[in-house]
RNA sequence: UUUUCAUCAAGAGUGGUUGAGGGACAGGCCCGCUGAAACCACAGCAACCAACUUCCGGCUUUAAACCGGUAUCGGUGCUAAUUCCUGCUCCGUUUAAUCUGGAGGAAGAUGAAAA
Repeated sequence: UUUUCAUCAAGAGUGGUUGAGGGACAGGCCCGCUGAAACCACAGCAACCAACUUCCGGCUUUAAACCGGUAUCGGUGCUAAUUCCUGCUCCGUUUAAUCUGGAGGAAGAUGAAAA
């Protein structure tokens, strides 16, 4: 980098360095000198992977295995706004135009596996 699978309405920030941008892309709409992005420190969230791990429950005659939950050392990830919204297709509602609801898809992000 590509492919496959899973998830994406919840959750979680302070300080330091620095100093103008950032929210993938496009349009919109936001955030930003009351300090963006990046880096560092500490803290937190989560539970994808892993663990001859802890505890509880299910299954079982019992146990193991397996399934669900729980806690935690470790490998990642994440800590404005639903993935901020929409972007293509289909089905509705409504209108002068518009607005707007639902389903699916595309794109993107993260993890695991493979090449």